[in-house]
């Protein structure tokens, strides 16, 4: 220099064939307990690595870029 994968809450990850993003864990408040784990119950929390298209509608398709991997040269 080529080329393919991945980028989604604080942390791991999911999101069929576009249609208002969701599990677990951790996080904040209650209830149980003497008092702590535990366990039960409600809650806060992301605009989906950037930038642009295409559409009535983009995490999802396009086209560029940046970040890591990894293969080839």
């Nucleotide at each position: 220099g080529c080329u393919g994968g991945c980028a989604u809450g604080g942390c791991a990850c999911a999101g069929g064939u576009g249609g208002u993003a969701g599990c677990g864990c951790a996080c904040u408040u209650c209830a149980u307990u003497g008092g702590u784990a535990a366990u039960g119950a409600a809650g806060a929390g992301g605009u989906c690595g950037g930038c642009g298209g295409u559409u009535c509608a983009a995490g999802u398709c396009c086209g560029c870029u940046u970040g890591u991997c990894a293969g080839c040269u």
A computed fold for a 73-nucleotide RNA from a Lachnospiraceae bacterium, annotated as transfer RNA. The coordinates come from a structure-prediction model, not an experiment, and the mean pLDDT is 83. It matches the Rfam family "tRNA".